Model confidence (mean pLDDT): 85 of 100. This is a predicted structure of a 72-nucleotide RNA (transfer RNA) from a Planctomycetota bacterium.

RNA sequence: GGGUGUGUAGCUCAACGGCAGAGCGCGGGCCUCAUAAGCCCGUGGCGCUGGUUCGACUCCAGCCAUCACCCA
Numbered sequence: 001g002g003g004u005g006u007g008u009a010g011c012u013c014a015a016c017g018g019c020a021g022a023g024c025g026c027g028g029g030c031c032u033c034a035u036a037a038g039c040c041c042g043u044g045g046c047g048c049u050g051g052u053u054c055g056a057c058u059c060c061a062g063c064c065a066u067c068a069c070c071c072a
Stems, first nucleotide, its partner, number of pairs: 001071005006065002010024004018054001025043006047063005
């Protein structure tokens, strides 16, 4: 340099074109003499810019990656 894949919450990952979720974490509460465990509530995100569409995390194009792999 070329190609393929990936990019969603603090972390690991989901999400037929139709309300963005789970587990862990973090904050608060319940329980306990207290801690742990358990239970309840909360917390917070679609890599960037355009396009298509009534409607885009999802499809298309171009970028970016201090991401991975392959080729040279």
Lineage of the source: Bacteria > Pseudomonadati > Planctomycetota.